Overview:
RNAcentral holds the full RNA, with entries from SILVA. Predicted 3D model of a 476-nucleotide part of an RNA (small-subunit ribosomal RNA, 3' major domain) from a metagenome. The prediction has a mean pLDDT of 82.
Context: one part of a larger RNA
RNA sequence: UGACGGGGGUCCGCACAAGCGGUGGAGCAUGUGGUUUAAUUCGAUGAUACGCGAGGAACCUUACCUGGGCUAAAUCAUGCAUGAGUUCAUCAGAGAUGGUGGAGUUCGCAAGAACAUGUAUGAAGGUGCUGCAUGGCUGUCGUCAGUUCGUGUCGUGAGAUGUUGGGUUAAGUCCCGCAACGAACGCAACCCCUGUGGUUAGUUGCCAUCAAGUAAAGUUGGGGACUCUAGCCAGACUGCCUACGCAAGUAGAGAGGAAGGAGGGGACGACGUCAAGUCAUCAUGGCCCUUACGUCCAGGGCUACACACGUGCUACAAUGGGUGGUACAGCGGGUUGCUACAUGGUAACAUGAUGCCAAUCUCUGAAAGCCACUCACAGUUCGGAUUGAGGUCUGCAACUCGACCUCAUGAAGCUGGAAUCGCUAGUAAUCGCGUAUCAGCAAUGACGCGGUGAAUACGUUCCCGGACCUUGUACA
Numbered sequence: 001u002g003a004c005g006g007g008g009g010u011c012c013g014c015a016c017a018a019g020c021g022g023u024g025g026a027g028c029a030u031g032u033g034g035u036u037u038a039a040u041u042c043g044a045u046g047a048u049a050c051g052c053g054a055g056g057a058a059c060c061u062u063a064c065c066u067g068g069g070c071u072a073a074a075u076c077a078u079g080c081a082u083g084a085g086u087u088c089a090u091c092a093g094a095g096a097u098g099g100u101g102g103a104g105u106u107c108g109c110a111a112g113a114a115c116a117u118g119u120a121u122g123a124a125g126g127u128g129c130u131g132c133a134u135g136g137c138u139g140u141c142g143u144c145a146g147u148u149c150g151u152g153u154c155g156u157g158a159g160a161u162g163u164u165g166g167g168u169u170a171a172g173u174c175c176c177g178c179a180a181c182g183a184a185c186g187c188a189a190c191c192c193c194u195g196u197g198g199u200u201a202g203u204u205g206c207c208a209u210c211a212a213g214u215a216a217a218g219u220u221g222g223g224g225a226c227u228c229u230a231g232c233c234a235g236a237c238u239g240c241c242u243a244c245g246c247a248a249g250u251a252g253a254g255a256g257g258a259a260g261g262a263g264g265g266g267a268c269g270a271c272g273u274c275a276a277g278u279c280a281u282c283a284u285g286g287c288c289c290u291u292a293c294g295u296c297c298a299g300g301g302c303u304a305c306a307c308a309c310g311u312g313c314u315a316c317a318a319u320g321g322g323u324g325g326u327a328c329a330g331c332g333g334g335u336u337g338c339u340a341c342a343u344g345g346u347a348a349c350a351u352g353a354u355g356c357c358a359a360u361c362u363c364u365g366a367a368a369g370c371c372a373c374u375c376a377c378a379g380u381u382c383g384g385a386u387u388g389a390g391g392u393c394u395g396c397a398a399c400u401c402g403a404c405c406u407c408a409u410g411a412a413g414c415u416g417g418a419a420u421c422g423c424u425a426g427u428a429a430u431c432g433c434g435u436a437u438c439a440g441c442a443a444u445g446a447c448g449c450g451g452u453g454a455a456u457a458c459g460u461u462c463c464c465g466g467a468c469c470u471u472g473u474a475c476a
Base pairs, nucleotide, nucleotide: 001476002475003473004472005471007470008469009468010467011466012465013464015460016459019423020422021421022420023419026314027313028312029311030310031309032308033307034305035304042053043052064300065299066298067297068296069295070294075123076122077121078120079119080118081117082116083115086103087102088101089100090099091098092097106113107112125289126288128287129286130285134283135282136278137277138276139274141272146185147184148183149182150181151180152161153160154159165176166175167174191266192265193264194263196234197233198232199231200230201229202228206223207222210221211220212219237260240254241252242251243250244249316416320375321374322373323372324371325370326369332363333362334361337356338355341352342351343350344349382413387408388407389406390405391404392403393402429452430451431450432449433448434447435446
């Protein structure tokens, strides 16, 4: 100087407390461990691994296993030689591949170009090892308020000071004081979305007024008022008032205002820590393999299953289940696509057909809600696992191993031990909708969107994590 203390002081955080809802019990989904296996490819492992890499494992992917092939080779460049490229048929084979036969002679005026095969030369290739050789990227402490430098001064020196102190703040934020005076990276602000108004613009959006029109409908003429769209501008600064204070600032059921004290959210992550993670995104040093640890193909596996754990979904019902009627969103997507509408089918869906490269058409009639009727507390008209049968769709192909529909079946489960998690407002809880990936889908996941919409916070003694000052130390 740090680090540490079941030392002290001050302060903060859904840290506790006050509340609301979960997990832990059940079934299923998914990840992991373990076990099994020819293989169950590899990585991630307290917080900071475990619906994680994977924002799509039937083949492919694929890295694993079994078997069958190839060896300048799956790929590229150059030279030479031959042949148009190509296409069809057939045989063997699981295919990769190998054999046989036929058709045919490309484009260009030309030089030549493109392609195939052979050969020669040069590059090979490796998801093999090392993340403790590395770059890059990332997690975490932590959006915590810290981390430093120059000059000066103090100290023999390591170092100190500044950065401490008194206040204040979300903040090393600001004020005052001070052997310090300044400065840098962080904080804040500048950026984006959202909340109010003005202005400009008026199509594909809108429809108050006028006219036409319909079973109905901005449907048509028309209009820019309104909504909206999207550019610019204004607006919030403790600016004003009151109280406290030297100031900084703090408080107010104050005024005005759409908004009030950082308005709400996002992006943004200092010096560093964990030899943290990643050599399997990529790049890369070294080491290793080179008729194989490379590469092609078929089938299998990654989906196994006495079990254990994590994360979720659905429930255990009446604030509910069922049937019928009826209302209101926003974000997004669409030509190998989204599909109105009609017809067939109980349905998944099929057939025909129309519009749209989209503020125009469409996905798309959101669901919870509201109004009726029914069920009457039961393992039930709760719950839907499992299983049987029949189908639909995607795809070369759904046996291992897809999703969906219909009929039948109708398991556990009556609110969950010890323990443990999230959340302070348009939040929790609850309800549906969209997108990426994608032929299809194992999505109950991830990321977004809107609808309905709470309770509670006395307080900081305690648990956990953190910041500053101080003290002790046998630790570095």